[in-house]
Molecule: RNase P RNA; transfer RNA
Organism: Saccharimonadales bacterium (SeqCode)
């Protein structure tokens, strides 16, 4: 300097003119309207609607099964499949990056093609041996097949010929025991001497989930006629139960309307506790609320010439989109001091 | 605003782990004096995209593009 790696900020900026949403005040008015003046007015993703929570209505959401998620430990958190730290793998010289990471000796499916042989079953090609030849016995080291071929290298021993059949040493996977850690695990020691691979097949353990979604909901009154015990319907949602619930009809309201609606697991900021994820306390702020749906336009300067996009209950993630510009921390390399 | 479906040839549909097919269409040849109708032969694919899972993916998973439908 060059070439990464990680965490954050930011999202044209200033003036004027006219405009839209909704607020407060004046003024007017029986009450509005209209007017006039003050001050707010999209996002880091508002998006996708992929989780999870609030709120709301049905039992304060109860039991059971089915049926969907979720899956290394240990915390955070209102909850979560989401976050932080650690643990195993596995990828880079490195900072750091990935992981749907629970069982495959509980059962059951599937391994197409080639191959003898794809999970108890077996031998093509060799090897050895009866034997003249067929043929038959014993072997599984070597070759061949294939994604995968029964943990298993080196020597040596053994034999008709072999082979963890056996011995030494190295090494995996599971079992004990020990220490060390909350735990996942690691470390050392010991003995036996080991039946692929698929669970984002189906299943088995563990745990979590009651349904509907703001187009929820408040929310209908009145009147007439049957029931008034059962029963039968219905709220109720995949089913059973369990709880609640009387049924028909008629007229009136209105629904182009009000509430729900924005103060909130809220935002700022200091201090404390954690490695953090997040917490606790003090202090300080009010910051969009439409409802055919506002945040726009035009001029004027400046510059690095302006991406991707616009709320509809309300929050927490996650995932996608994204011209650029800055900021903090770190790693290799290579000079130079 | 909120649920839910689909996406394989020009069309409109099968195929749910093991080399992706029908029917219609388009090109040819036959048949006929021509034409359609019939017979026959061929063509045609980013299985919508990207990433894992798996020996192997149109299919099993997660992320996305993109159409359709339903709710007052």
């Nucleotide at each position: 300097a060059c070439a990464g790696c990680u965490c954050a900020u930011u999202a044209g900026g200033c003036g004027a003119u006219c405009g839209c949403u909704g607020g407060c005040g004046c003024c007017u008015u029986c009450a509005a309207a209209a007017g006039c003046g003050c001050g707010a007015g999209a996002g880091g993703a508002a998006a996708g609607u992929c989780c999870g929570g609030g709120c709301a209505g049905c039992a304060u959401a109860g039991g059971a099964c089915a049926u969907g998620g979720c899956a290394g430990u240990c915390g955070u958190u209102a909850a979560c499949g989401a976050c932080g730290a650690c643990c195993a793998g596995g990828g880079g010289c490195g900072a750091c990056c990935c992981u749907a990471g629970g069982g495959a000796a509980a059962g059951u499916g599937c391994c197409a093609c080639a191959g003898a042989a794809a999970c108890a079953a077996u031998a093509c090609c060799g090897c050895c041996u009866u034997u003249c030849a067929a043929a038959g016995g014993g072997c599984a080291a070597g070759g061949g097949u294939g994604a995968a071929a029964u943990g298993a290298g080196u020597g040596a021993g053994g034999u008709a010929a072999g082979a963890g059949c056996u011995c030494a040493c190295a090494g995996c996977g599971g079992c004990g025991u020990a220490u060390g850690g909350c735990g996942a695990c690691a470390u050392a020691c010991g003995a036996a001497g080991g039946a692929g691979g698929u669970a984002a097949a189906c299943c088995c353990u563990g745990c979590c989930a009651g349904c509907u979604g703001c187009a929820a909901g408040g929310a209908g009154a009145u009147c007439c006629g049957c029931a008034u015990c059962a029963a039968a319907g219905g709220a109720u949602g995949g089913u059973c139960c369990g709880u609640c619930c009387g049924c028909g009809g008629g007229u009136c309201g209105a629904u182009a309307a009000c509430c729900g609606c924005u103060c909130g697991a809220u935002c700022u900021u200091a201090u404390c506790a954690g490695c953090a994820a997040u917490g606790a306390u003090g202090a300080g702020a009010c910051u969009a609320g439409a409802u055919a749906g506002a945040u726009g336009a035009u001029c004027g300067u400046c510059c690095a010439c302006g991406a991707c996009a616009g709320a509809a209950c309300c929050c927490g993630g996650c995932u996608u989109a994204c011209c650029g510009a800055u900021g903090g921390g770190c790693u290799g390399u290579u000079a130079u001091a | 605003g909120g649920g839910c479906u689909c996406g394989u040839a020009g069309c409109u549909c099968a195929g749910u782990g093991g080399a992706a097919g029908a029917g219609c269409g388009g090109c040819g040849g036959a048949c006929u004096c021509a034409u359609a109708a019939u017979c026959u032969g061929c063509u045609g694919g980013u299985c919508c995209c990207a990433g894992g899972u798996u020996c192997g993916a149109u299919c099993c998973c997660u992320g996305g593009c993109g159409a359709g439908c339903c709710c007052a």